RNA sequence: GUGGGCGUAGCUCAGUUGGUAGAGCUCAGGAUUGUGGAUCCUGCGGUCGUGGGUUCGAUUCCCAUCGCUCACCCCA
Numbered sequence: 001g002u003g004g005g006c007g008u009a010g011c012u013c014a015g016u017u018g019g020u021a022g023a024g025c026u027c028a029g030g031a032u033u034g035u036g037g038a039u040c041c042u043g044c045g046g047u048c049g050u051g052g053g054u055u056c057g058a059u060u061c062c063c064a065u066c067g068c069u070c071a072c073c074c075c076a
Stems, first nucleotide, its partner, number of pairs: 001072007010025004019056001027043005049065005
């Protein structure tokens, strides 16, 4: 350089015909327990990588760009 994949909560990841963003773990509070752990209940937490476009409406479709990653090509 060419082509592909990934980017969503603190972490690991879902999100199926475009229509108010979710789960588990973690964390905080509470219940239970002699204490802790385990279990149960509630809660906190999101510019959906960034910037544009299409649309009444975009995490989802299109373009550009950034980061990570895989394969290939060139040079050494």